Model confidence (mean pLDDT): 84 of 100. This is a predicted structure of a 102-nucleotide RNA (SAM riboswitch aptamer (S box leader)) from a soil metagenome. It matches the Rfam family "SAM riboswitch aptamer (S box leader)". Rfam's curators write: The SAM riboswitch is found upstream of a number of genes which code for proteins involved in methionine or cysteine biosynthesis in Gram-positive bacteria.

[in-house]
């Protein structure tokens, strides 16, 4: 600094936890979490083509990273609806935190 709404799981070993953190709601003995094997996804970094360049294009050998639920949704500030005397609670939006990968 970039991206974060899409993509993509089987098999063994384990034996109860796991989704970063709080709160929620969920996943789990029809096996969690590690760890190993194979696969698949993407296309960050690659190499290759076209370009002075900026940038574009098909590729997947190889180094990363992923394969429940938008980053599961929330968290801080504003608007918007709804409802409503008020208050609490909902809802959807934008921005920002925080997080995660490269």
């Nucleotide at each position: 600094c970039a991206u974060c709404a899409a993509g993509a799981g089987g098999g063994g070993u384990g034996g109860a936890g796991g989704g970063a953190u709080u709160g929620g709601c969920c996943c789990g003995a029809u096996g969690a979490a590690a760890c190993c094997c194979c696969g698949c996804c993407a296309a960050c970094c690659g190499g290759c083509c076209c370009g002075c360049a900026a940038g574009g294009g098909a590729c997947a050998a190889g180094g990363u990273g992923g394969c429940a639920a938008c980053u599961c949704c929330a968290a801080c500030a504003g608007g918007c609806a709804a409802c409503g005397a008020c208050a609490u609670a909902u809802g959807c939006c934008u921005g920002g935190g925080a997080g995660a990968u490269g």